The RNA shown here (small-subunit ribosomal RNA) has 1524 nucleotides and comes from a Flavobacteriales bacterium.
RNA sequence: AACACGAAGAGUUUGAUCCUGGCUCAGGAUGAACGCUAGCGGCGGGCCUAAUACAUGCAAGUCGAACGGGAUUGCUGAUAGCAAUAUUGGCAUGAGAGUGGCGCACGGGUGCGUAACACGUAUGUAACCUACCUUUAACUGGGGCAUAGCUCCGAGAAAUCGAAAUUAAUACCCCAUAACAUAUAGAGAAGGCAUCUUCUUUAUAUCAAAGCUCCGGCGGUUAAAGAUGGACAUGCGGUGCAUUAGCUUGUUGGUGAGGUAACGGCUCACCAAGGCUACGAUGCAUAGGGGGUCUGAGAGGAUGAUCCCCCACACUGGUACUGAGACACGGACCAGACUCCUACGGGAGGCAGCAGUAGGGAAUAUUGGGCAAUGGACGAAAGUCUGACCCAGCCACGCCGCGUGAAGGAUGAAUGCCCUCUGGGUUGUAAACUUCUUUUGUAUGGGAAGAAAAUUCCGAACGUGUUCGGAGCUGACGGUACCAUAAGAAUAAGCAUCGGCUAACUCCGUGCCAGCAGCCGCGGUAAUACGGAGGAUGCAAGCGUUGUCCGGAUUCAUUGGGUUUAAAGGGUGCGUAGGCGGAGAAUUAAGUCAGUGGUGAAAGCUUACAGCUUAACUGUGAAAUUGCCAUUGAAACUGGUUUUCUUGAGUUCGAUUGAGGUAGAUGGAAUGUAUCAUGUAGCGGUGAAAUGCUUAGAUAUGAUACAGAACACCAAUUGCGAAGGCAGUCUACUAAGUCGAUACUGACGCUGAGGCACGAAAGCAUGGGGAGCAAACAGGAUUAGAUACCCUGGUAGUCCAUGCCCUAAACGUUGAUUACUCGUUGUUGGCGAUACACUGUCAGCGACUAAGCGAAAGCGUUAAGUAAUCCACCUGGGGAGUACGAUCGCAAGGUUGAAACUCAAAGGAAUUGACGGGGGCCCGCACAAGCGGUGGAGCAUGUGGUUUAAUUCGAUGAUACGCGAGGAACCUUACCAGGGCUUGAAAGUUAGUGACCGCUGCCGAAAGGUGGCUUCCCUUCGGGGCACAAAACUAGGUGCUGCAUGGCUGUCGUCAGCUCGUGCCGUGAGGUGUUGGGUUAAGUCCCGCAACGAGCGCAACCCCUAUCUCUAGUUGCCAUCAGGUAAUGCUGGGGACUCUAGAGAGACUGCCUAUGUAAAUAGUGAGGAAGGUGGGGACGACGUCAAGUCAUCAUGGCCCUUACGUCCUGGGCUACACACGUGCUACAAUGGCAGGUACAAAGAGCAGCUACUUAGUGAUAAGAUGCAAAUCUCAAAAAGCCUGCCUCAGUUCGGAUCGAAGUCUGCAACUCGACUUCGUGAAGCUGGAAUCGCUAGUAAUCGGAUAUCAGCAAUGAUCCGGUGAAUACGUUCCCGGGCCUUGUACACACCGCCCGUCAAGCCAUGGGAGUCGGGAGAACCUAAAGUCGAUAACCGCAAGGAGUCGCCUAGGGUUAUACUGAUGACUAGGGCUAAGUCGUAACAAGGUAGCCGUAUCGGAAGGUGCGGCUGGACCACCUCCUUU
Repeated sequence: AACACGAAGAGUUUGAUCCUGGCUCAGGAUGAACGCUAGCGGCGGGCCUAAUACAUGCAAGUCGAACGGGAUUGCUGAUAGCAAUAUUGGCAUGAGAGUGGCGCACGGGUGCGUAACACGUAUGUAACCUACCUUUAACUGGGGCAUAGCUCCGAGAAAUCGAAAUUAAUACCCCAUAACAUAUAGAGAAGGCAUCUUCUUUAUAUCAAAGCUCCGGCGGUUAAAGAUGGACAUGCGGUGCAUUAGCUUGUUGGUGAGGUAACGGCUCACCAAGGCUACGAUGCAUAGGGGGUCUGAGAGGAUGAUCCCCCACACUGGUACUGAGACACGGACCAGACUCCUACGGGAGGCAGCAGUAGGGAAUAUUGGGCAAUGGACGAAAGUCUGACCCAGCCACGCCGCGUGAAGGAUGAAUGCCCUCUGGGUUGUAAACUUCUUUUGUAUGGGAAGAAAAUUCCGAACGUGUUCGGAGCUGACGGUACCAUAAGAAUAAGCAUCGGCUAACUCCGUGCCAGCAGCCGCGGUAAUACGGAGGAUGCAAGCGUUGUCCGGAUUCAUUGGGUUUAAAGGGUGCGUAGGCGGAGAAUUAAGUCAGUGGUGAAAGCUUACAGCUUAACUGUGAAAUUGCCAUUGAAACUGGUUUUCUUGAGUUCGAUUGAGGUAGAUGGAAUGUAUCAUGUAGCGGUGAAAUGCUUAGAUAUGAUACAGAACACCAAUUGCGAAGGCAGUCUACUAAGUCGAUACUGACGCUGAGGCACGAAAGCAUGGGGAGCAAACAGGAUUAGAUACCCUGGUAGUCCAUGCCCUAAACGUUGAUUACUCGUUGUUGGCGAUACACUGUCAGCGACUAAGCGAAAGCGUUAAGUAAUCCACCUGGGGAGUACGAUCGCAAGGUUGAAACUCAAAGGAAUUGACGGGGGCCCGCACAAGCGGUGGAGCAUGUGGUUUAAUUCGAUGAUACGCGAGGAACCUUACCAGGGCUUGAAAGUUAGUGACCGCUGCCGAAAGGUGGCUUCCCUUCGGGGCACAAAACUAGGUGCUGCAUGGCUGUCGUCAGCUCGUGCCGUGAGGUGUUGGGUUAAGUCCCGCAACGAGCGCAACCCCUAUCUCUAGUUGCCAUCAGGUAAUGCUGGGGACUCUAGAGAGACUGCCUAUGUAAAUAGUGAGGAAGGUGGGGACGACGUCAAGUCAUCAUGGCCCUUACGUCCUGGGCUACACACGUGCUACAAUGGCAGGUACAAAGAGCAGCUACUUAGUGAUAAGAUGCAAAUCUCAAAAAGCCUGCCUCAGUUCGGAUCGAAGUCUGCAACUCGACUUCGUGAAGCUGGAAUCGCUAGUAAUCGGAUAUCAGCAAUGAUCCGGUGAAUACGUUCCCGGGCCUUGUACACACCGCCCGUCAAGCCAUGGGAGUCGGGAGAACCUAAAGUCGAUAACCGCAAGGAGUCGCCUAGGGUUAUACUGAUGACUAGGGCUAAGUCGUAACAAGGUAGCCGUAUCGGAAGGUGCGGCUGGACCACCUCCUUU
């Protein structure tokens, strides 16, 4: 600069991520169908199924200018007759039928068949034909016999046929003439492509015609040429299956003959044995082919309706005739099936022409008009015919166009719908209303183009029919398109969708139901996903759904994919065909490239312009048609040929290496057995045992002998081999690699479909052998079971020889070969003369790593990098490496290898968690060491269960169960029975009345109902207070949902964790930080570090407590002083002490020593009241358990409203065969009882605590005092201490239970209170398995107080003090937790996941005694029509015909086989299905590591043996590498 105009993704596997991979969607298209809806026009399209059957009508005739003949009619005569009329002439007309000519082979329909020269394309015919048409040349003479028709006779129902007489032609025949025709023989010339062709010439033989006429012509015959149409042959191209691998006898070729328009096995005779095939023959299945159409960026993929070209077919099959052309859609003959007519004798028919009918089907139109145009047949022409064609009708079937109004208009009207509801939003400028327009529709009027020819008339020119000009005639569509005028918004909108993909959201109903769904999925009471409504979105006379095709899908990948682990490298080598191939030179021109020519029909696509008002549609031109053929040229590359070269490859010589192979020989150790000896009671085996062996002498020890198998140490990520694989030593034979050296050959190479060979273990066959081991099997254990793991035995087998088998996790899960691409290091073999040094090089075997690659893990000169060649293999999971078929095998089985059906995933790598009967480290009253309990008894209390009218409700492993409840006789109370009320038991507002209260009757269980008496207050005069009943608006609910919620709480857990910002690493999820080394109670702190910082947690700050100081001194205290009492801080005083309550101090590993870099740790260190967070409390990170609570409270939604609300009485929550939890009291002497005696703290108190006195045995009662509290009271503390009794027993233990009598509270102690006294005196003598609490002022033990409360079921809960221990070696184990790491098929996260049999239902499939079909063949028999051939009798003058015979054949029959489909009792496995049975195989070391091949056994998963693999965890060791 030019060309080029063209390419989008999303959802779905996971807790999340990246990848692989399938499924699905968004787009376009349609001869479509269905649902809902529908105003108009233009242009197109319209049986895709039954090539099923067809009623009726039409679709091919025409020519009198080829011919005979002539009905009828008209005109005009004649005869007869009065006439009607009849007969008969002439002229004209010329129907129907017939002879003859041309046409009927075109046009129109359909897609059965066909995988083929059928089609497309390009060639050839020197191997051909062609009526009508055009051109050229020649000819067109003579004669003859019939026949249809017509007339007459006859048969038959009909179709039709027979016979007689007679007749014409452009019908038929004969003769003549004739060559540039044909055939034969020859000569010459030219050309080509092999046979040959063309031209010239000679000779011989053969063959023709038709007339009509207006006299111009029109015809006829022969020959040549053209045009048109056909025929044949050939190259190339386009289909599925190899689970179709061999096919073929006229088959392949030759010679000769026949036949054809023509070549040819096309046919026949003879001869030869060929021909096709892995570049796919043959067979089977499917299918008309092309131009094109749809889609796609393209390459491609799919398709072959309408239009055009070709082919095939015409009821099915066969056959020929006629003809220029047919083996003929609306012709013929025969056979078959079907239908119709029939007088039963016999006949007729073929809509896949146009309409139409039936049937089939999801589904596809009128029994229309016209030859006006275009085209066709015939004709000289007029013209006739033409369901070709031109038009109209039906159908939204498609494409295109138009309309259903436009502008203004807010109080943003009303309705509807929604909401946070005196209000707002939306419908919505939408409507109403005002103004405007009139496409369309309606009405009225006008009104085409398509028509120009032929022909007729007129004129002209040539000269009597040709051309030109003018005029006239001809329109189915159609009074249609179009135009004008008028009135008037007037006549005209639906469908689908609204969870994401995908534009568009709310309410109500429903409640895993009804239903939706293209994929993911929605629905179990708050559904934007179901149904309805309102609203919104999209498209619009259409909109959705369904089917099909392409696309997206680079998901079969030429463009443009892959194969370590996702699907995928053959087990390995040798090697055939094939593919690919080193360097130089020459030549050629097959591939390749360029130019030119031909062709590539038209239509279509693209493009420019044009015509319908626009568009669709149509016309004209251009471009394109990427192809094929021919020709000319180029010669770089590939190929061919020739020649040369040495670097690939190989050979030679010399060294060298090794568990390479085969065969033979031989050695020691071990094991077993046998014998002998010594020796005595066990041996053996296991987690523990037992089976087993052994006093008939085992095991053990020693000696000797025998047997078979395997080869310790060396030994190693060592070595060798193609792989499998190979290991004592030696020998023989044999193969290979490597290195060094020079010489030789000269591309001899690489790969390798088929093929051949080798190929672990197991297994098979035959014969040996058999020590050990050991499937099966037996026994013993284990176990719920144990067809297993463990043990004792033990047979095949393992070993040898020979022959099979041919598979493995046959793995480096990585095909072979060649070249290139940084390095470090170890090791094996060789070389560098030698060498433990050193360095280099070649060939191997390992480790790490740069670049690069990869989804990542990882690979990385031994590539999974960068390239090249060849081979093999893959295309979602399951079904299934299965079935069927084929093939191999003695068998077991191997190789090859599907489909139906089913799912939306299956999978790889990595991440974060969780988990592990994985590992490491650490902590905790977790274990251990201790002390005391629970579990046994009685009672208390709570729960379950049961009962009940009710036993109200909730809490249910830890984390419910002396819990809500810190107090159920009524009340509480929510439950039950009964009796009542209905604006209600309570609160508020509005208006009204004036009382309310009080006293007192009746009914009633009470609530309540019904009466009597009495009767307002304050006031600033506005009103206010209080009470009542009526109405209205409000109520009320301990009814449901804690899985709609708030708040509060439990638990992990006072465990040390949980996160963020920025940066960095990773494609990403994520990681880092937070890991590591130490340390701590602690993610506490230190050090290191791609991290640096920060937050919530830890700790500290807060409270109590332990010491001291200061301040203050009442109600507390009393040392000193004084007074006083029987006695007492009682009094005056005092602040010293205790104490009270304020403020401070104090403890920080601060000091010392040791260890340590530091943090820190240790010291029975110092000091100190206290020492290493001093002790206790409050304080609870991110989160987990859909944990608990709708009955504390609050609250969404739902539900009830003369009741699920509310009032009252009584009952119940207290029941009682039983089970469990938590406690109390005990079982006694460390005790019980009696008497005496001492010392607290913390609380509480006026409807209260009560001193004190009196009474009572007592609970208490009657009086009475102090105290709203450092003052008074409860109040006595108890254990303790001292003294006495009891003396081991169901007791002076224990106190349950029961009886009697009382006290107190309270309307009321019956159900159902507590307490007192007397009496009674149960179980129980220390508690099975198991289990709980506690590490110091703790456990244990002792009493005190308080809340609730009239009283109390309190032995509970919460506090207070008194007395006051034991033990911790330690972290192996149990439980819980934290951190790091590892495996994982888990993520609802191990209470996970998941396998197989069996049972049930459904579905498709295989086998199956068979049964019923189908198409294609084979053999034999028979054989129509017909061609061909033969032919003496009959006919004919002849040509010929009839008849007869022969070959072939459609069809028919019989037989046996192969293939294929349907069905089949029964049977086999497979798939699917919320909650079936048995086990537990796999995933963690899955509790016996798993898996692969093989053999065997077992209900099943599966177990075991042999060999192999790591796609096994962990520990230890070895080796190697990196770093220091």
Description: Its mean pLDDT, the model's own confidence on a scale to 100, is 82.